[in-house]
RNA sequence: AGCUGAACAAGCCAACCUCCGGGUGACCGGGGGAACGGAAAGCCUACGGGACUAAGUAGAUUAGUCGGCCGGGUUGCCGGA
Numbered sequence: 001a002g003c004u005g006a007a008c009a010a011g012c013c014a015a016c017c018u019c020c021g022g023g024u025g026a027c028c029g030g031g032g033g034a035a036c037g038g039a040a041a042g043c044c045u046a047c048g049g050g051a052c053u054a055a056g057u058a059g060a061u062u063a064g065u066c067g068g069c070c071g072g073g074u075u076g077c078c079g080g081a
Base pairs, nucleotide, nucleotide: 003080004079005078012038013037016033017032018031019030020029021028022027036068042074043073044072047071048070049069050066051065052064053063054062055061
């Protein structure tokens, strides 16, 4: 430096519930509780795939949401061979 995550150290994040606020909505921000999970659930990205919302009878389409669905970029802890 690359590969790797069965067990380990020190730590980290927080699904979900609830309260307040925002949004037609998907969902978002913050407080509290909690511990579904995560080796990048650190950061960037809606570019490709995917899911979802609104408008639309529907389809097409348009405008959005999700990075804790996956791919992608970048940095990094511990351990192993």